[in-house]
RNA sequence: UCAUCAUCAUGAGGGGUGGAGGGACCAGCCCUGCGAAGCCCCGGCAACCGCCCGCAGCUCGUUCGCGGGAAAGGUGCCAAAUCUGGCCCGGCGUCUACAACGCCCGGGGAAGAUGAGCG
Numbered sequence: 001u002c003a004u005c006a007u008c009a010u011g012a013g014g015g016g017u018g019g020a021g022g023g024a025c026c027a028g029c030c031c032u033g034c035g036a037a038g039c040c041c042c043g044g045c046a047a048c049c050g051c052c053c054g055c056a057g058c059u060c061g062u063u064c065g066c067g068g069g070a071a072a073g074g075u076g077c078c079a080a081a082u083c084u085g086g087c088c089c090g091g092c093g094u095c096u097a098c099a100a101c102g103c104c105c106g107g108g109g110a111a112g113a114u115g116a117g118c119g
Stems, first nucleotide, its partner, number of pairs: 002119001004116005013042005021031003025086004043078003048074002051069005056063003082111001087108005092102003
């Protein structure tokens, strides 16, 4: 970097440094000199992996599976739903109707983020 699988409406911030940007991209809308990003320290959230227990399965000592537990291990995360939309379908409105546009609602994608094992 690419592909696969899982999850993404919950939750959790202070200090120092730094100086103007940040929220992936585009649009919107937000955050920000009452101090952005980055970096450092401390704290916290969660429970993907790992760990422990039980169940289940079988090749009978292990794990493709299910449930529970702890959180001192490896990551991750700590404004707003992944901030909202971005493509498709349905509903509603404008219109005689189609198309088109708009609106909010619902469903599904795309994209993105994080993890896991593998190449």
Molecule: SAM riboswitch aptamer (S box leader)
Organism: Actinomycetota bacterium